[in-house]
RNA sequence: AAUACGUAAACGCUGAAUCCCUUGAUCGAGGGAACGGGGGAACCAAUUCUUUGGGGUGAAUCCCCGCCUCCGGUUUAAAACCAACCGGGUGCGGGGUAGGGUUAGCUUUCGACCCGAACCCGUCAGCUAACUUCGUAAGCGUGGAAAGUGAAAGA
Numbered sequence: 001a002a003u004a005c006g007u008a009a010a011c012g013c014u015g016a017a018u019c020c021c022u023u024g025a026u027c028g029a030g031g032g033a034a035c036g037g038g039g040g041a042a043c044c045a046a047u048u049c050u051u052u053g054g055g056g057u058g059a060a061u062c063c064c065c066g067c068c069u070c071c072g073g074u075u076u077a078a079a080a081c082c083a084a085c086c087g088g089g090u091g092c093g094g095g096g097u098a099g100g101g102u103u104a105g106c107u108u109u110c111g112a113c114c115c116g117a118a119c120c121c122g123u124c125a126g127c128u129a130a131c132u133u134c135g136u137a138a139g140c141g142u143g144g145a146a147a148g149u150g151a152a153a154g155a
Base pairs, nucleotide, nucleotide: 011141012140013139014138018033019032020031021030022029023028034136035135036134037133038132039131044126053124054121055120056119057118062096063095064094065093066092067091069089070088071087072086073085074084099115100114101113102112103111105149106148107147108146109145110144
């Protein structure tokens, strides 16, 4: 000097998930604002669905291929858990995709890099004013350019 990792503070990102007050006290209980979600008339929609269940939060839908496993059928002299083929379900893996995010004042564009999950309700819910009810977590660390625009500083 460079690179990698860790710690602290600040700052920033996904997300609704932030701020304030009271009381008690070693971090417990309660309240408010703000933001976000669910249920819930008329009108409208639906007039066909009810195990092939249905629905909600979320960007996270849908398609193709492969493997394992289960169910049904066909072929066969026979095919049963133990041949092959066809269809369907579940799980795992791969490739894409509707859609979503970051790229540091903000917006847009270009380029680049990512995500495309998970969970919940419990047989039940279209929209929906009044009303009612719930949440305020969790997880991370990007930084290239152009145009417009804003603020600050200097002259």
Model confidence (mean pLDDT): 80 of 100. c-di-AMP riboswitch aptamer (ydaO/yuaA leader) from Neomoorella humiferrea, 155 nucleotides, folded computationally. The sequence is in RNAcentral, with records from Rfam. The organism belongs to Neomoorella, within Bacteria.